[in-house]
Notes: A computed fold for a 328-nucleotide part of an RNA from an Alphaproteobacteria bacterium, annotated as large-subunit ribosomal RNA, domain IV. The prediction has a mean pLDDT of 86. The organism belongs to Alphaproteobacteria, within Bacteria.
Context: one part of a larger RNA
RNA sequence: CUAUGGUUAAGGAACUCGGCAAAUUGCAUGCGUAACUUCGGGAUAAGCAUGCCCAUGCCUAGGGCAACCUAGGUGUGGGGGCACAUAAGAGGGGGUGGCGACUGUUUAUCAAAAACACAGGGCUCUGCAAACUCAAUAGAGGAAGUAUAGGGUCUGACGCCUGCCCGGUGCUGGAAGGUUAAGAAAAGCUGUUAACGCAGUGGAUUGAAGCCCCAGUAAACGGCGGCCGUAACUAUAACGGUCCUAAGGUAGCGAAAUUCCUUGUCGGGUAAGUUCCGACCCGCAUGAAUGGCGUAACGAUCUCCCCACUGUCUCAACCAUAGACUCA
Numbered sequence: 001c002u003a004u005g006g007u008u009a010a011g012g013a014a015c016u017c018g019g020c021a022a023a024u025u026g027c028a029u030g031c032g033u034a035a036c037u038u039c040g041g042g043a044u045a046a047g048c049a050u051g052c053c054c055a056u057g058c059c060u061a062g063g064g065c066a067a068c069c070u071a072g073g074u075g076u077g078g079g080g081g082c083a084c085a086u087a088a089g090a091g092g093g094g095g096u097g098g099c100g101a102c103u104g105u106u107u108a109u110c111a112a113a114a115a116c117a118c119a120g121g122g123c124u125c126u127g128c129a130a131a132c133u134c135a136a137u138a139g140a141g142g143a144a145g146u147a148u149a150g151g152g153u154c155u156g157a158c159g160c161c162u163g164c165c166c167g168g169u170g171c172u173g174g175a176a177g178g179u180u181a182a183g184a185a186a187a188g189c190u191g192u193u194a195a196c197g198c199a200g201u202g203g204a205u206u207g208a209a210g211c212c213c214c215a216g217u218a219a220a221c222g223g224c225g226g227c228c229g230u231a232a233c234u235a236u237a238a239c240g241g242u243c244c245u246a247a248g249g250u251a252g253c254g255a256a257a258u259u260c261c262u263u264g265u266c267g268g269g270u271a272a273g274u275u276c277c278g279a280c281c282c283g284c285a286u287g288a289a290u291g292g293c294g295u296a297a298c299g300a301u302c303u304c305c306c307c308a309c310u311g312u313c314u315c316a317a318c319c320a321u322a323g324a325c326u327c328a
Base pairs, nucleotide, nucleotide: 001323002322003321004320005319006318007317008316010314011313014312019309028050029049030048031047036041038157052079053078054077055076056075057074058073059072060071061070062069063068092307093306094305095304097302098301099299100298104116105115120155121154122153123152124151125150126149132141133140134139158294159293160292161291163224164223165222168221169220170217171216172215173214174213177212178211179210183206184205188201189200190199191198192197225243226242227241228240229239252286253283264280265279266278267277268276
């Protein structure tokens, strides 16, 4: 010096990306326990006490004429011991916010999460020899099931909700019309024949799905505007004009896991806060099952704050064990 343990004056997060690591807490019994809440929880919330001896206040019961004595309860003060849950084992706690409802699942060997799943919700296909999947066929699964069933797809407890657009793409429907292949095929023409015919050529006409066309459909893929003017200070614009569109973003939420400018501005917390919390709205580029906004409980999740605690630090020191180093 390194590793692993242990102790430390005063301070107590000043360390650091960040309390990482360590320390604190820890059992039992009794008391006590907030916001919020889906009334179940939250909750071991938080917080407090505990054994023995002495003195003493009060209360209860018994004894005593009385002073007082005995037993129990409760409060206060003091004492002994390193330590009274005497060892080992054995939650630190509280507050705000984001995300995901939850218990679960996952990158065997750098990611455990906000990702996946989930109960619940919707759309759609499927009438059974089902749809769908595997398979050349046969056959099998679906299912020894039968629409309260099965397949596909999206969303993701619960609460309040889920706006407008069918022009494009997709899907579904549509006895008309247009276009359209093989096939069928008239006239005409050519060859041949005495003639009937036969052969060739020709291509009027006929001829399906599809496409065009007409509708429907967005919890289908998706989309959801400009410019100009206007109120008796100014500013702003409830209001008006105009252009374009299939329709011009509704309710909510909003510097957000989304905000470039940006450390936006204001408020809170700090002596001091690019983070955090609450607001504002000028949303570069929010927004409703690609779900929107809330939400108790839950989380080895992420952000911020406080109490306690500490060698994380100011600033290091010492001890133990094993190495390293020297000699053999």